[in-house]
RNA sequence: UCAGGGGGCCGGACGGUCGCCGGUGCCUCCUUCGGGAGGCGCGGGAGGAAAGUCCGAACUCCACCGGACAGAGUGCCGGCUAACGGCCGGGCGGCGUGAGCCGACGGAAAGUGCCACAGAAACAUACCGCCUGCCCUCGACCUCCGGGCCGGGGCAGGUAAGGGCGAAAUGGUGCGGUAAGAGCGCACCGGCGUCGCGGUAACGCGGCGGCCGGGAAAACCCCACUCGGAGCAAGGUCAAAUAGGGGGACGCGAGGGGUGUCCGGCCCCGUCCCCGGGUAGAUCGCUCGAGGCGGUAGGUAACUGCCGUCCUAGAUGGAUGACCGUCGCCGCCGUCUCGUGGGCACGAGGCUGCGGUACAGAAUUCGGCUUACAGGCCCCCUGGCCGC
Numbered sequence: 001u002c003a004g005g006g007g008g009c010c011g012g013a014c015g016g017u018c019g020c021c022g023g024u025g026c027c028u029c030c031u032u033c034g035g036g037a038g039g040c041g042c043g044g045g046a047g048g049a050a051a052g053u054c055c056g057a058a059c060u061c062c063a064c065c066g067g068a069c070a071g072a073g074u075g076c077c078g079g080c081u082a083a084c085g086g087c088c089g090g091g092c093g094g095c096g097u098g099a100g101c102c103g104a105c106g107g108a109a110a111g112u113g114c115c116a117c118a119g120a121a122a123c124a125u126a127c128c129g130c131c132u133g134c135c136c137u138c139g140a141c142c143u144c145c146g147g148g149c150c151g152g153g154g155c156a157g158g159u160a161a162g163g164g165c166g167a168a169a170u171g172g173u174g175c176g177g178u179a180a181g182a183g184c185g186c187a188c189c190g191g192c193g194u195c196g197c198g199g200u201a202a203c204g205c206g207g208c209g210g211c212c213g214g215g216a217a218a219a220c221c222c223c224a225c226u227c228g229g230a231g232c233a234a235g236g237u238c239a240a241a242u243a244g245g246g247g248g249a250c251g252c253g254a255g256g257g258g259u260g261u262c263c264g265g266c267c268c269c270g271u272c273c274c275c276g277g278g279u280a281g282a283u284c285g286c287u288c289g290a291g292g293c294g295g296u297a298g299g300u301a302a303c304u305g306c307c308g309u310c311c312u313a314g315a316u317g318g319a320u321g322a323c324c325g326u327c328g329c330c331g332c333c334g335u336c337u338c339g340u341g342g343g344c345a346c347g348a349g350g351c352u353g354c355g356g357u358a359c360a361g362a363a364u365u366c367g368g369c370u371u372a373c374a375g376g377c378c379c380c381c382u383g384g385c386c387g388c
Stems, first nucleotide, its partner, number of pairs: 001384010012327007020045002023042008047359001051370002054368005059231004064265006071227005076090005091105001092103004106222002111220002114215002127163002129159008138151002141148002171189006190212002192209007235284004245275006255269004291310008328357005334351007
């Protein structure tokens, strides 16, 4: 100086004029006594994702308990957490020169199914080849004329080293050996088995052993672990209104119902569907939390304990907005200064002008994941080039 990797933070600021919503103190008015309206003062008022609704919970309701099944989720090991499909650390595998990143990471020897096409053959096998024996004799050579030998063809046997096909073909490479071959033997590597050592473990290292067809479960499946259901439009309280109307199904305790299904216990006495009619307001839930911030101790870390401190929106057709000015940040044109090497070019800084200022708005809350994001700042790490 350029390129990259990992992490953290901010994401507009200030002033003025009007305008919203909640809390709180005082005062005034109204009141159906629930509360409402207004004035003054104090103080508060969107996010890192508020998004997606993908997971997990808190909380609320369905009375409850046990068992079985279905369904769903996770899937290496250890830890964190209220929990999770999350996070942290580690192992193995893959990618990258590297910092680092990714992993749908249990089981193919329980079973079923699949590996198209090509190829001889994909739970099996010989197409071309190679070797041996026998037969034939078309051809060449030799002949002591008996035949020998080479090539070719047929039959039988041996073979899976070479070639072909394929994503993949009897572990791989090499050497020896063999009639030719083959783990047939040996060396190294891989898988498997076994023993020892290290590690909480996943797993790693080493010794021995010729034991040696695979892939894929992100196919069904098997194994291990976890899981009731519905959700703030949950669910309560008050008020109001009517037509407690009409019809149907099950049905009298052996029945109907009890928030996945079934069974058992237990509980209730009716349950469900359709048509039609009326009302549809107020209020609680509603914000103090597995909370924020600071310090400290432990831990590799995620995180946990202790101490101190703070209260930071609760709307309900849905509040935080509009206008003006100044500044910040980014980009562009012009121009000036400095540096690199003289011009061009590049980099840094200043000034005038112009343009822009991201993604995007709570609706019960929290822990995560995923997605979107103009621009800026900080820390650590890796690689290239140049100079000292």
The RNA shown here (Bacterial RNase P class A) has 388 nucleotides and comes from a Chloroflexota bacterium.
The sequence is in RNAcentral, with records from ENA.
The prediction has a mean pLDDT of 77.
Its Rfam family is "Bacterial RNase P class A". It is annotated as a ribozyme.